RNA sequence: GGCUGUUAGUCGGGGAGCUGUAAAGCUGAGACGGUAUCAAUGCCGGACCCGCCGUACCUGAUCCAGUUAAUGCUGGCGUAGGAAACUAACGGGUAAACAGC
Numbered sequence: 001g002g003c004u005g006u007u008a009g010u011c012g013g014g015g016a017g018c019u020g021u022a023a024a025g026c027u028g029a030g031a032c033g034g035u036a037u038c039a040a041u042g043c044c045g046g047a048c049c050c051g052c053c054g055u056a057c058c059u060g061a062u063c064c065a066g067u068u069a070a071u072g073c074u075g076g077c078g079u080a081g082g083a084a085a086c087u088a089a090c091g092g093g094u095a096a097a098c099a100g101c
Base pairs, nucleotide, nucleotide: 001098003092004091005090006089007088008087009086010085011051012050013049014048017026018025019024032045033044034043035042036041057082058081059080063076064075065074066073
């Protein structure tokens, strides 16, 4: 040194719903803009959140219960199964394997 906290940098991961003719409204950190497409959807950019200390996000799920104008809106499921990292600085710590001097 290996352990650990905070911050920063770079890189990476993710979602974008419901109601309405529209205006707009609801929840939320976030439901934005552009482009291709008959559409579903894909791609690009911005913002936001998250990166193993991992409920960011996905699966289960066209799930179950409740609520609402409606909706993952709330809760369950969930101590579930998956899921994207390195470096540096400043602190804390020192038991070991292991590594260096």
A computed fold for a 101-nucleotide RNA from Oceanisphaera arctica, annotated as TPP riboswitch aptamer (THI element). The sequence is in RNAcentral, with records from Rfam. NCBI's taxonomy places the organism under Bacteria, Pseudomonadota, Gammaproteobacteria, Aeromonadaceae, Oceanisphaera.